[in-house]
Context: one part of a larger RNA
């Protein structure tokens, strides 16, 4: 100087607690891991920081594993054989899952090859404890480092602090320190406000026109519709998106050495750093990745291949244990009908020459789906994505029930060369456990939790996953250091 203390004092955090909410742990199923089994059930990762992770939803491919079969894509050099032929290909038959793979039989080709050695090449082979790069974590906290000066023989220390304050080593102040760098903040992106600017037949809106309904003093008034003539004339409030503005805790009152600030109110679209993300220091870890790479050292294999490709199987196997989840156990519900409220996205592209995307309408079909015709390279078409929960009206009446939908059977479609170990979807039947889950334990403070669906990623087909998006929308704190951890100071130590 660190590390540690079941030492003391401060400060902090829903990966801590308190007050609560939703749970998980119990059931069925899904999925990952272990174990067992197996020809193979390829493999990495194992506290936080492995286990719906490897963007890992694997029918072939992927694919690394297993049972088998081909091929050389063995550059180049040297030597050999060799135009009287180095070698290549092949009908039929045998062989075989299949195959001039090999064999029988003969034809064909013509220096492309063949044999040997050196040396290459290739490898999802080994080593992440040889490495790069990237990521994760320590660590979401406030920390970290020179120069000059001071102290000490020196390692080192001061600066970097008694105190107050802050989300913050953020500031105020104190001061043997002064003045600085990185980090924090500032910054970048998204969401909120703008009747001010610029505009819009790819967005609308307001008049007029056209149509309908109601009331009428029969003059008209009100409400709604309008892509039939792209109806017409304006405009930019709504929509879109450029340029800008806007908050600086502004003003006031308390509180505070009346400093930094904190609390309350007012105005305001907005006053927790406005909310949410991104970026993110120094020092580390023998954290993960050689299975992302034509990044890579060394080792191994290299023609009966650990290369490559083809066929089939496996990664899905099931006495069992653990983790992330989905569906439930019903009446705040289930079933049927009616009415009709979103926001993120995406779409016919590339490799490569063939792989064909989002889908409207009409018709057929109970449905899944099919057929025929259209639109869309997109604010134009799908599409007002008429989403689900929610709302309204009926039935059900607490019964493993009309809750629940596992399992199994039959049939019909779809994707794909291929669906058996059932890809998925639909119809009908079958109707399991489960009556709110022990000890434990996770997440969470506002448009949050929870509920509810949608889109995208993967994708020929396939979500119970992930990443986003909106809709409905709470309860309880607004604190503490008791538990678990982190930071600072003081102190102790037999540790380094």
């Nucleotide at each position: 100087u660190g590390a540690c203390g079941g030492a003391a004092g401060g400060g902090c955090a829903c990966c801590a607690c308190c007050a609560g909410g939703a749970g998980u742990g119990g059931a069925g199923c899904u999925u990952g891991c272990g174990g067992c089994u197996u020809a193979a059930u390829u493999u990495g990762a194992c506290c936080c920081a492995a286990c719906a992770c490897g963007g890992g939803g694997a029918a072939a491919c992927u694919u690394a594993c297993c049972a088998g079969g081909u091929c050389c894509a063995g550059a180049c050099a040297u030597a050999g054989u060799a135009a009287g032929g180095a070698u290549u290909g092949a009908c039929a038959g045998a062989u075989u899952g299949a195959c001039g793979c090999u064999c029988u039989u003969u034809c064909u080709u013509g220096a492309u090859u063949c044999u040997a050695u050196g040396g290459g090449u290739a490898g999802u082979g080994g080593u992440g404890c040889a490495u790069g790069g990237c990521c994760g974590u320590u660590c979401u906290u406030a920390g970290u480092u020179g120069g000059u000066g001071g102290a000490g023989u020196g390692a080192u220390u001061u600066g970097u602090c008694u105190g107050g304050u802050u989300a913050a080593u953020u500031c105020c102040g104190a001061u043997a320190a002064c003045g600085a760098g990185c980090g924090a903040g500032a910054c970048c992106c998204c969401a909120g406000c703008c009747u001010a600017c610029u505009a819009a037949u790819u967005a609308g809106u307001u008049g007029c026109g056209g149509g309908a309904a109601u009331c009428u003093u029969c003059g008209g008034a009100u409400u709604c519709c309008u892509u039939u003539a792209a109806g017409u004339a304006g405009c930019u409030u709504c929509u879109u998106a450029g340029a800008g503005g806007g908050a600086c805790u502004a003003u006031c009152g308390g509180u505070g050495c009346g400093u930094a600030g904190c609390c309350g109110a007012u105005g305001g679209a907005g006053g927790u750093u406005u909310g949410g993300g991104g970026c993110a220091a120094u020092a580390a870890c023998a954290g993960g990745u050689c299975u992302g790479u034509g990044a890579u050292g060394c080792c191994c294999u290299u023609a009966g291949a650990u290369g490559u490709u083809c066929u089939g199987g496996g990664c899905c196997g099931c006495a069992c244990g653990c983790g992330c989840g989905c569906u439930a156990c019903a009446a705040u519900g289930g079933u049927g009908g009616u009415a009709g409220c979103a926001g993120c996205g995406a779409g016919u592209g590339c490799a490569u020459u063939u792989a064909u995307c989002c889908u409207g309408a009409a018709c057929c079909g109970u449905a899944a789906g099919g057929u025929u015709u259209g639109g869309g390279u997109a604010a134009a078409c799908u599409g007002g994505u008429a989403a689900a929960a929610a709302a309204c009206c009926a039935c059900c009446a607490u019964g493993c029930u009309g809750g629940g939908g596992c399992u199994c059977g039959a049939c019909c479609a779809u994707u794909g060369u291929a669906a058996u170990u059932u890809u998925u979807g639909g119809u009908c039947g079958c109707c399991a456990a489960c009556g709110a889950g022990g000890a434990a334990u996770u997440c969470c403070u506002u448009g949050u939790a929870a509920a509810c669906g949608c889109a995208a990623g993967u994708c020929a087909u396939c979500a119970g996953c992930u990443u986003g998006c909106a809709u409905u929308g709470a309860a309880u704190a607004c604190g503490u250091c008791c538990c678990u951890g982190c930071c600072c100071u003081u102190u102790g130590u037999a540790c380094a």
Small-subunit ribosomal RNA, 3' major domain from a metagenome, 496 nucleotides, folded computationally. RNAcentral holds the full RNA, with entries from SILVA. The prediction has a mean pLDDT of 80. Its Rfam family is "Eukaryotic small subunit ribosomal RNA". Rfam 15.1 lists 75,755 matches to the family in 2,556 species.